[in-house]
Molecule: THF (Tetrahydrofolate) riboswitch aptamer
RNA sequence: CGGAGAGUAGAGCGCGCGCGUCGGGGGGUUCCCCGGUAGUGCUGUCGGAUGGGAGGUUGCCGGCGGACGAAGCAGACUUCUGCGCGAUGCGUGCUUGCAGCCGCUCCG
Numbered sequence: 001c002g003g004a005g006a007g008u009a010g011a012g013c014g015c016g017c018g019c020g021u022c023g024g025g026g027g028g029u030u031c032c033c034c035g036g037u038a039g040u041g042c043u044g045u046c047g048g049a050u051g052g053g054a055g056g057u058u059g060c061c062g063g064c065g066g067a068c069g070a071a072g073c074a075g076a077c078u079u080c081u082g083c084g085c086g087a088u089g090c091g092u093g094c095u096u097g098c099a100g101c102c103g104c105u106c107c108g
Stems, first nucleotide, its partner, number of pairs: 001108005010096009019086003022035005042066007052102002056098001072083005
């Protein structure tokens, strides 16, 4: 000098443990309407972290604001249990995973 490789924040799937699943009215069952409540998602704004280093966003996280907005049913009757539901939280396994600069490892 050339070639190859390792390695992030995260993402998908599986497993385990959790959270929420309200009220009223119409209606013959299905269903419809109204008012609400989390979390997720959307949006505006501010901030933060992010391969080994500096640095960085169209990706990720948090605060505040806005719009929107969940599917319940059965059993036992202190309250709990079971089956579901929500683009739900945490942990974990597998798979995947930094564009540019410098560095690291291997080969020539």